Notes:
Predicted 3D model of a 72-nucleotide RNA (transfer RNA) from Candidatus Jorgensenbacteria bacterium RIFCSPHIGHO2_02_FULL_45_20. The organism belongs to Candidatus Joergenseniibacteriota, within Bacteria. The sequence was found in a public genome assembly.
[in-house]
């Protein structure tokens, strides 16, 4: 420095451009139990940032951050 991929609950990971963004695992509540531990059951809890296109964008386009790779 010039190409590639990648960023979504706390973490691992989905979502032909279109329903309320979803699962597991772990968080707290509640059932349950002498208490817990398992089990049931609720709830909270994200799309990296800004712009564009579109009737609609997690998704396409540009541009920065950020993380990985490859070239010189």
């Nucleotide at each position: 420095g010039c190409c590639c991929c990648c960023g979504u609950a706390g973490c691992u990971c989905a979502a032909c451009g279109g329903a309320u963004a979803g699962a597991g695992c772990g968080u707290a509540g509640g059932c349950c139990u002498c208490c817990g531990a398992a089990g049931c059951u609720u709830a909270a809890a994200a799309u990296a940032g800004a712009g564009g296109u579109u009737c609609a964008a997690u998704u396409c386009c540009u541009c920065u951050c950020g993380g990985g790779g490859g070239c010189a």